[in-house]
RNA sequence: CUCUUAUUUCGAGCGGUGGAGGGACUGGCCCUGUGAUACCGCGGCAACCUCAAUUAUGAUUUGAAAGGUGCUAAUUCCUGCAAGGCAAUGUGCUUUGAGUGAUAAGGG
Numbered sequence: 001c002u003c004u005u006a007u008u009u010c011g012a013g014c015g016g017u018g019g020a021g022g023g024a025c026u027g028g029c030c031c032u033g034u035g036a037u038a039c040c041g042c043g044g045c046a047a048c049c050u051c052a053a054u055u056a057u058g059a060u061u062u063g064a065a066a067g068g069u070g071c072u073a074a075u076u077c078c079u080g081c082a083a084g085g086c087a088a089u090g091u092g093c094u095u096u097g098a099g100u101g102a103u104a105a106g107g108g
Stems, first nucleotide, its partner, number of pairs: 001108008013042005021031003025080001027078002043072003048068002050064004055059001081097007
């Protein structure tokens, strides 16, 4: 870098360094000198890998958190593409699915 599978409306912040951008991309809308992004320290959340137990043929369920990751503004912040519904005349609202992105585990 890429492939497969799963998840993605729950949850969880303080301090230090530093000094202007950031929220992947589009259009919006937001965050930010009351200090962003980033890095570091200490916490926290969650339970993918992991561990223990249970059930019994579909695999499911319950618990734990020492270790490997991850996460810790806003639903993946909304949106884009397709189909449907409602309003009613150029657009608005809404549902579902896909796509994109992210993360984990395994493979190349």
Molecule: SAM riboswitch aptamer (S box leader)
Organism: Ornithinibacillus gellani